[in-house]
Formats: sequence, structure tokens, C1' cells
RNA sequence: UUGUCGAAGAGAGGUCGCAGAUGAUAUCAGUAGUUAUUUUGAGGUGGUAAAGCACCGUUGAAAAAUAAUGAAAGGAGAAUCUGCCGAAGCUGAUGCCGCUUUAACGGUGUACGGCUGGGGUUCAGCUUAAUAGGCUGGGAACUGUCGCAAUUAAUUGCGGAGCGCUAUCGAAUAU
Repeated sequence: UUGUCGAAGAGAGGUCGCAGAUGAUAUCAGUAGUUAUUUUGAGGUGGUAAAGCACCGUUGAAAAAUAAUGAAAGGAGAAUCUGCCGAAGCUGAUGCCGCUUUAACGGUGUACGGCUGGGGUUCAGCUUAAUAGGCUGGGAACUGUCGCAAUUAAUUGCGGAGCGCUAUCGAAUAU
């Protein structure tokens, strides 16, 4: 000096980088619920469906109308703070929770397996009160990184993936 190994620790991508917390605010919504009156007359509740179990109901269930009163959770943008750069997200498996069982669904964990470099934008689907937001997939661009090719150079084209890349450090080997 070139290449090899390393769970040695460090750094970068972005002016919308990723996630979380806090208080206020808007939305949710004049909705759910509650009370009163009237109609009606046997069902209703415990997240969805079935069965079970428990509870409420002719001293009036559910539903409807009128009047009064009237939320919350989840999600959201900005602000502040915290932790970070597989940050994180999705998916599978699996534990616990949602009265019991089954089925799906939802929430929350796992030093487990797989996929995604990143942030927007647009189309489609799912979710949601929502045309907000989130998630998944596709398109055309942008951007960071490495490789190959072209170019005097600036740069351009093509391709790959984060189990990556950059620099340092350590070890052994070769010259």
C1' cells in the first nucleotide's frame, strides 16, 4: 500500500428524516348518553356472529317524535421536550387481555422468522365520523449510497440493496 476478518465503537442520507411524551386547541358533535312527555307493546345489555352464563324489562324492553341537558376515546396540525438513523413500518408465528367456548377482529408484548435505503406526489384498495390521518400495492420523478460504462472535466446512463455505505481502530496474512 492492496485486499480479508471483526456483535470494536463512531458517523451520514432529510428544511416535511423516524418514533415517543406533555399541556393547550380544533374536530369527533349538538353525536352517544341522561331527564320529561307522547305513541307503541316484548324484548334488551355484557366489542362482532352462534351457543352458554349473568343482569335489566308489562312498576313498560327495544324503536319513533318533541323539549331540555350534554360528553368521551381514538385519530389530527402546530409548539416544546426526549430517544434515535432498521431510525421505524408492515407481515407471519406465539404469549396475555377484550364474561366462557369456537371463529374472525381489535389491543399489547417477544434479543423469534420474512419484506421495505429515504421523504414527497399520484392512482387503487383497506381502515376511520372524515374527501383529515394511517397502512399496503402500482406509476412517473427526486434524493443518499455503492458498482459498471462513457467523459479532459463538470457530468451522464444503467444496475444493486441497509445483513448496506463512509472513516477510524483491532487481528492475522501477502507484497

The RNA shown here (Lysine riboswitch aptamer) has 175 nucleotides and comes from Liquorilactobacillus aquaticus DSM 21051. Lineage of the source: Bacteria > Bacillati > Bacilli > Liquorilactobacillus > Liquorilactobacillus aquaticus. Its Rfam family is "Lysine riboswitch aptamer". From the family's description: Riboswitches are metabolite binding domains within certain messenger RNAs that serve as precision sensors for their corresponding targets. Allosteric rearrangement of mRNA structure is mediated by ligand binding, and this results in modulation of gene expression.